[in-house]
Context: one part of a larger RNA
RNA sequence: AGUCUAUGAUGGAUGGCUAGGCAGACUAAGGCGAUGAAGGACGCGAUAAGCGGCGAUACGCUCCGGGGAGUCGCAAAUAGACCGUGAUCCGGAGAUUUCCGAAUGGGAGAACCCAUCCAGGGUUGUACCUGGAUAUCUUGCACUGAAUACAUAGGUGCUUGACGCCACACGGGGCAAACUGAAACAUCUAAGUAGCCCCAGGAAAAGAAACCGUAAGGGAUUCCCCCAGUAGCGGCGAGCGAAAAGGGAACAGGCUAAACCCUGGUGCAUGCACCAGGGGGUUGCGGGACCUCAACGUAGGAUUGUCUGGUGAUAAAUGAAGUGGCUGGAAACCCACACCAUAGAAGGUGAUAGUCCUGUAAUUGACAUCAUCAGGCACCUUAGAGGCAUCCCAAGUACUGCCGAGCACGGGAAAUUCGGCAGGAAUCCGGCCCGACCAUGGGCUAAGCCUAAAUACUAGAGUCUGACCGAAAGCGGACUAGUACCGUGAGGGAAAACUGAAAAGAACCCCGGCGAGGGGAGUGAAAUAGAACCUGAAAUUAUAGACUU
Numbered sequence: 001a002g003u004c005u006a007u008g009a010u011g012g013a014u015g016g017c018u019a020g021g022c023a024g025a026c027u028a029a030g031g032c033g034a035u036g037a038a039g040g041a042c043g044c045g046a047u048a049a050g051c052g053g054c055g056a057u058a059c060g061c062u063c064c065g066g067g068g069a070g071u072c073g074c075a076a077a078u079a080g081a082c083c084g085u086g087a088u089c090c091g092g093a094g095a096u097u098u099c100c101g102a103a104u105g106g107g108a109g110a111a112c113c114c115a116u117c118c119a120g121g122g123u124u125g126u127a128c129c130u131g132g133a134u135a136u137c138u139u140g141c142a143c144u145g146a147a148u149a150c151a152u153a154g155g156u157g158c159u160u161g162a163c164g165c166c167a168c169a170c171g172g173g174g175c176a177a178a179c180u181g182a183a184a185c186a187u188c189u190a191a192g193u194a195g196c197c198c199c200a201g202g203a204a205a206a207g208a209a210a211c212c213g214u215a216a217g218g219g220a221u222u223c224c225c226c227c228a229g230u231a232g233c234g235g236c237g238a239g240c241g242a243a244a245a246g247g248g249a250a251c252a253g254g255c256u257a258a259a260c261c262c263u264g265g266u267g268c269a270u271g272c273a274c275c276a277g278g279g280g281g282u283u284g285c286g287g288g289a290c291c292u293c294a295a296c297g298u299a300g301g302a303u304u305g306u307c308u309g310g311u312g313a314u315a316a317a318u319g320a321a322g323u324g325g326c327u328g329g330a331a332a333c334c335c336a337c338a339c340c341a342u343a344g345a346a347g348g349u350g351a352u353a354g355u356c357c358u359g360u361a362a363u364u365g366a367c368a369u370c371a372u373c374a375g376g377c378a379c380c381u382u383a384g385a386g387g388c389a390u391c392c393c394a395a396g397u398a399c400u401g402c403c404g405a406g407c408a409c410g411g412g413a414a415a416u417u418c419g420g421c422a423g424g425a426a427u428c429c430g431g432c433c434c435g436a437c438c439a440u441g442g443g444c445u446a447a448g449c450c451u452a453a454a455u456a457c458u459a460g461a462g463u464c465u466g467a468c469c470g471a472a473a474g475c476g477g478a479c480u481a482g483u484a485c486c487g488u489g490a491g492g493g494a495a496a497a498c499u500g501a502a503a504a505g506a507a508c509c510c511c512g513g514c515g516a517g518g519g520g521a522g523u524g525a526a527a528u529a530g531a532a533c534c535u536g537a538a539a540u541u542a543u544a545g546a547c548u549u
């Protein structure tokens, strides 16, 4: 020095465990905010640093309901309190709610500084204190009111609404890449994607045919399956890529403009024009106005209010059935004999419990607030037949040309849709479409608006589930975690769970620095479970011994 044996030390792997995560299903919800949000700062406790709670009424105040013996959070302890005159706790409704923050009286380096007016308090009078108002834009009304006569702009007051946040989700719109692919690259692709911006809603968007289709028909929109990787597009390269039909989900249709009539107003050329309100009217086997006849009732509602009733949410209540013996520190294990079950889900209890506890099945329950459904009332809407002379049927629109964009469709034979510029119709004997265009035939009725459901998503809430994880895993975070720490900043970003059934957490004695640490004693089933605490691997290391060199 090495190997081995034994016993330790160190170390924290492994096993076990779970308080936390992950994924999903279902239900409900899908918003909060000038009545000041989200998020914070600073405070509030007998002792009080952190987390949580709360706001100068500050670990809380009031009322209503539940509940029934303890309570003063995590979190011990001491002191001191509260509570059957019902506390703590749980649910509902309120009160209070400093300062910052859209922040909104003015300002500012957020949580600070400085005001004006009114009212009250206070003062001999200032001062000072308390409460209220005072941002901007916007709707409507009233008053006022320039250059400039009427007027208008502007001003003032009252009044209406907006603003900001989030869920890095889902929707609509505007702007809009490149890497990449094409085995290079330019058309093309990636992709109308990422990103930025605007606007929302609980969904959004779309939507009641100027449709589709083909010679048969269908009948708003949306979504799924299929059609179909088809028809097509394409340096016909790479690639891009429909639609109808069919099968399903869900179903719902309405309102204006115009002609015409009435009322009111304005203008003047004095019988016309225009404006406002009301009636009328809403369609493509064309409809309506207009004229004639008939009808006063039926049906419906996506609307709000109110009343009644039901259901549900937000606390809860009742809730079956086991004893003995054995081992053990402890019985729920085992043995014996029982019982309940619309309850043998689950968790806990000193080891594994249907019958010990909390519960579970089932049943019941709300003063109050909210949601939802149904019904009543109020409210809103609602029709026909014939005639057909005349009138109306959405205009700088349709459409055309040029240039772009978007349609699966790259300019193509390129229709259809949208935009810019320049031209620029028709009113039913009208007009658009049926993939250039024409004819025939057919479909439809543009240039106004609204419209549930089926569809998309999930921050937050509740219930449940898992051939999901089990502390280097699972969220970054099981623990004072977006903390400590790092960075000027944007930002980056940890480590860290486990005594025991119960603290019974080791009185007392000894060594030691009135230490650290240890030895006894004691507790405990166990202390090699002693707080650096379950198990306690390896590297490493100590002591003792054996062997080898």
Stems, first nucleotide, its partner, number of pairs: 001548009015534001016498001020469002022466006029458002031165002039100003042055003046078002050074002052059001061094006070082003105114003115134007136162002140158005170201001171199005181188001185235001211218002222249004232240002253450003256394001260279009284428001286393004290387004299381003304378011316364003322337004338355002340344001346358003399423007409435001430445005485492002505533001508520004

Notes:
A computed fold for a 549-nucleotide part of an RNA from a Candidatus Omnitrophota bacterium, annotated as large-subunit ribosomal RNA, domain I. Lineage of the source: Bacteria > Pseudomonadati > Candidatus Omnitrophota. RNAcentral holds the full RNA, with entries from ENA. It matches the Rfam family "Bacterial large subunit ribosomal RNA".